[in-house]
Parts: sequence; structure tokens; C1' cells
RNA sequence: GCGCGGUUAGCUCAGUUGGAAGAGCAUCUGGCUUACAUCCAGAAGGUCAUCGGUUCGAGCCCGGUACUGCGUA
Repeated sequence: GCGCGGUUAGCUCAGUUGGAAGAGCAUCUGGCUUACAUCCAGAAGGUCAUCGGUUCGAGCCCGGUACUGCGUA
């Protein structure tokens, strides 16, 4: 350089046919306990890498760019 993937919450990852962004862990609050842990209930946390395009509507489709993994010369 070329080919094929990945980028979504602090971390690990889902997200169906394009139709109101989610789970687990972690964090915080409350309950439980003499207390801590476990457990239970709840809350907070998002520029869906970025810039454009298509569309009534984009995490999802199309193009560019950045970072990253694998393969190839």
C1' cells in the first nucleotide's frame, strides 16, 4: 500500500426489517445487619469515534477521515 473487521455508559458488550438507546459489572442512595460483605429496591451516567450524504425519520444505509485488530505483499 491492498483486503476484511472493530469504535455504543467508567469497564466488558448487546442493539432484530431504519421508527422514543439497553444489559452485566463498577459508582451513588435507601433497605437488611451490632458492623462489613452478600442480598433486595432505586438512582445517576451517552456528541452511538468524527465529518458529510440519503430518508418524514439513522447506532443501523452510503461516502470521506481518525484510531485500532487480523491477513497479505
The RNA shown here (transfer RNA) has 73 nucleotides and comes from an Actinomycetota bacterium. The coordinates come from a structure-prediction model, not an experiment, and the mean pLDDT is 81. It matches the Rfam family "tRNA".